[in-house]
RNA sequence: GGCGGCAUAGCCAAGUGGUAAGGCUGGAGAUUGCAAAUCUCCGAUCGCGGGUUCAACUCCCGCUGCCGCCU
Numbered sequence: 001g002g003c004g005g006c007a008u009a010g011c012c013a014a015g016u017g018g019u020a021a022g023g024c025u026g027g028a029g030a031u032u033g034c035a036a037a038u039c040u041c042c043g044a045u046c047g048c049g050g051g052u053u054c055a056a057c058u059c060c061c062g063c064u065g066c067c068g069c070c071u
Stems, first nucleotide, its partner, number of pairs: 001070007010024003018054001026042005047063005
């Protein structure tokens, strides 16, 4: 220098155009003599900026960061 992949909550992670699952951690509550365990409830406009579309986490372009391959 060229090519490809990835970026979703504090952490892990699903979601292939129609209002973003789940787990861990955390907070509140129930229960308990106090705890632990258990149960209920609470949290993300999806890396950033544009475009397409009635509608974008999803498709297209650029940028940033990380990883890999080729020379």
The RNA shown here (transfer RNA) has 71 nucleotides and comes from Candidatus Velthaea sp. It matches the Rfam family "tRNA". By type it is a transfer RNA. The coordinates come from a structure-prediction model, not an experiment, and the mean pLDDT is 82. The RNAcentral record of the sequence draws on ENA. Lineage of the source: Bacteria > Vulcanimicrobiia > Vulcanimicrobiales > Vulcanimicrobiaceae > Candidatus Velthaea.